[in-house]
Context: one part of a larger RNA
Molecule: large-subunit ribosomal RNA, domain I
Organism: Phytomonospora endophytica
RNA sequence: GGCGCAUGGUGGAUGCCUUGGCACCAGGAGCCGAUGAAGGACGUGGGAGGCCGCGAUAGGCCUGGGGGAGUUGUCAACCGAGCUGUGAUCCCAGGAUGUCCGAAUGGGGAAACCCGGCACUGUUCAUACAGUGUCACCCGCCACUGAAUGUAUAGGUGGUGUGGAGGGAACGCGGGGAAGUGAAACAUCUCAGUACCCGUAGGAAGAGAAAACAACAGUGAUUCCGUGAGUAGUGGCGAGCGAAAGCGGAUGAGGCUAAACCGGUUGCGUGUGAUACCUGGUAGGGGUUGCGCAAUUGGGGUUGUGGGAGUGUGUGUCCAGUGUCUACCAGCAUUGGCUGCAGUAAGAAAGUGGUGUGUUAGUCGAACAGUCUGGGAAGGCUGACCGUAGACCGUGAGAGUCGGGUAGGCGAAAACACAUCACCUGCAGAUCGCAUUUCCCAAGUAGCGGCGGACCCCUGAAAUCUGCCGUGAAUCUGCCAGGACCACCUGGUAAGCCUAAAUACUUCCUGGUGACCGAUAGCGGACUAGUACCGUGAGGGAAAGGUGAAAAGUACCCCGGGAGGGGAGUGAAAUAGUACCUGAAACCAUGCGCUU
Numbered sequence: 001g002g003c004g005c006a007u008g009g010u011g012g013a014u015g016c017c018u019u020g021g022c023a024c025c026a027g028g029a030g031c032c033g034a035u036g037a038a039g040g041a042c043g044u045g046g047g048a049g050g051c052c053g054c055g056a057u058a059g060g061c062c063u064g065g066g067g068g069a070g071u072u073g074u075c076a077a078c079c080g081a082g083c084u085g086u087g088a089u090c091c092c093a094g095g096a097u098g099u100c101c102g103a104a105u106g107g108g109g110a111a112a113c114c115c116g117g118c119a120c121u122g123u124u125c126a127u128a129c130a131g132u133g134u135c136a137c138c139c140g141c142c143a144c145u146g147a148a149u150g151u152a153u154a155g156g157u158g159g160u161g162u163g164g165a166g167g168g169a170a171c172g173c174g175g176g177g178a179a180g181u182g183a184a185a186c187a188u189c190u191c192a193g194u195a196c197c198c199g200u201a202g203g204a205a206g207a208g209a210a211a212a213c214a215a216c217a218g219u220g221a222u223u224c225c226g227u228g229a230g231u232a233g234u235g236g237c238g239a240g241c242g243a244a245a246g247c248g249g250a251u252g253a254g255g256c257u258a259a260a261c262c263g264g265u266u267g268c269g270u271g272u273g274a275u276a277c278c279u280g281g282u283a284g285g286g287g288u289u290g291c292g293c294a295a296u297u298g299g300g301g302u303u304g305u306g307g308g309a310g311u312g313u314g315u316g317u318c319c320a321g322u323g324u325c326u327a328c329c330a331g332c333a334u335u336g337g338c339u340g341c342a343g344u345a346a347g348a349a350a351g352u353g354g355u356g357u358g359u360u361a362g363u364c365g366a367a368c369a370g371u372c373u374g375g376g377a378a379g380g381c382u383g384a385c386c387g388u389a390g391a392c393c394g395u396g397a398g399a400g401u402c403g404g405g406u407a408g409g410c411g412a413a414a415a416c417a418c419a420u421c422a423c424c425u426g427c428a429g430a431u432c433g434c435a436u437u438u439c440c441c442a443a444g445u446a447g448c449g450g451c452g453g454a455c456c457c458c459u460g461a462a463a464u465c466u467g468c469c470g471u472g473a474a475u476c477u478g479c480c481a482g483g484a485c486c487a488c489c490u491g492g493u494a495a496g497c498c499u500a501a502a503u504a505c506u507u508c509c510u511g512g513u514g515a516c517c518g519a520u521a522g523c524g525g526a527c528u529a530g531u532a533c534c535g536u537g538a539g540g541g542a543a544a545g546g547u548g549a550a551a552a553g554u555a556c557c558c559c560g561g562g563a564g565g566g567g568a569g570u571g572a573a574a575u576a577g578u579a580c581c582u583g584a585a586a587c588c589a590u591g592c593g594c595u596u
Stems, first nucleotide, its partner, number of pairs: 001595009015581001016546002020517002022514007029506002031167002039101003042055003046079002049075003052059001061095006070083003106115003116135007137164002139161007171202001172200005182189001186236001212219002223250005233241002254498003257442001261299010276289001277286002279330006304476001306441004310436005318337007338429006351423010362410003368383005384401002386390001392404003447471008457483001478493005533540002553580001556567004
């Protein structure tokens, strides 16, 4: 020096554990914000700091409920000083306060800072200073002013508004819109109307009451799921893309306008001297009230076995009052009562009260002892008991009967949610039938041409839907669709609007589940984590868990300057000693054996 064995050191694998994660399910909630949000800065405790709470009323203030003995959050002890059966701390509900920044909004600004105006108040002899309130912009409405320019308008000023502004994980709708890729290359095509950007809304959104499908039979708004079906189709007929009807389910709801016609108001034009008009009849009276056009408003009206208006005709009307130039009758309009119906989720729209259920604190809640081992009993043995409770967690080792709970009951002053009733609010009390030469039934629209896009559909025989440009109808004897187009037949009634539910999602709250992870795993983060650290910045982004049942965390003695150790003591254990469970390997050392 090598090899082997043993004993240690180093190191932190492995095993066991879990405070933390991951995924999903059910229920709730589904917006917050100028009444100043989300997110922060700085403060705030008797004693340095981090986290959490709170805001100069600052570990808290007030009120109402719960609760019942300790308590002044946590890391995290120690000291001090307090509070508390006159009910503290703590939990729930409502309220008060809430510095500064931030949409940030009096002006400025390098966020958390600087500088102001006005009114009032405090202070001062008076300034200064301080406090409270207020002062951004845009939009709508109202009022007053007011150019070029006569009427006007633009503009200006003031007032007013639970108006807007900013934030939010995913889900929605709309406007834009790639490429890597696949096609075994690549250009049409695909990826994909995806990613991404922008706008914007809601708790859902969008869609939605047939100008729909279908096929000679019928269905009857929309949405979602299953099937139809990888079918029919489409496609350098390549790669690929890919329906619908129908059937089975979830849910279930239908409404309001425009126009014709009648009336009111305003403006413009026009007309006449009683012939128009003032509801009809008769008589009297009025004097531009008329007529036309436009705007606005009330009634009317809403449909496809077409509907409505007007006119004619027949039929019918709850009671009382008022008006309609006057009188009578009829008609029309309107107010109140009564009766009936409906309603805030569409159509018009606010609430108030009662009752019930639930949520936000809580509360009651059965049943076990002995003995053995052990440091310790929940384990073994023996004998019992409860069970609408043998889920789970903890307790010095596996606990139905020890503790918290669990099954099952009970409980709210206040706030909120939902349901229901009443008040309340709205509507109706008339219409219906027949006939009809009349009128209306959504226009720069439908259609057509050009160029695009969406549809299973890549321009094709290409219908249907849709954007831009051009052109440009008809009104029910009309118009559209049924996949070019025509005829017949069938279905529907465009060019206005609203609409719950079934559906999508989960930042968040509560409960639960797991052939999910168990500290190089599981979120990046079990621990001071989006921290430390890196970067000018956008941004990137860690490592780091475990003494013991309990600190009982080694009094005292000895060596040493200390670090550290040896005794002694604690403990079941100290080779469990805060470098702490277990403690592998590499690596280092010591002892012994063999060997050169």